[in-house]
RNA sequence: GCCGACAAAGCCAAACCACGAGUAAUCGUGGGACGGAAAGCCACGGGUCCCAACGGGAUAGCCGGGUUGCCGAAG
Repeated sequence: GCCGACAAAGCCAAACCACGAGUAAUCGUGGGACGGAAAGCCACGGGUCCCAACGGGAUAGCCGGGUUGCCGAAG
């Protein structure tokens, strides 16, 4: 370095509920945990979704890619 253990210390938080923002997809905060070794960050490529559709927007917990990072058994 690859890799990822019925390891340790921690971390994040789906559905759902409340309140708020938005036409919407969806997002924020709190509660809550289905899951996650990048479920940290970035819309670059593809996908999906929304709208007032030659365009604009959402999704990084759909996949790929880029970038940063905790821990350390076996191999």
Description
The prediction has a mean pLDDT of 88. This is a predicted structure of a 75-nucleotide RNA (c-di-GMP-I-GGC riboswitch aptamer) from Syntrophaceae bacterium UBA1163. Its Rfam family is "c-di-GMP-I-GGC riboswitch aptamer". Rfam links the family to the GO term cyclic-di-GMP binding. Taxonomically the source falls in Syntrophaceae (Bacteria, Pseudomonadati, Thermodesulfobacteriota, Syntrophia).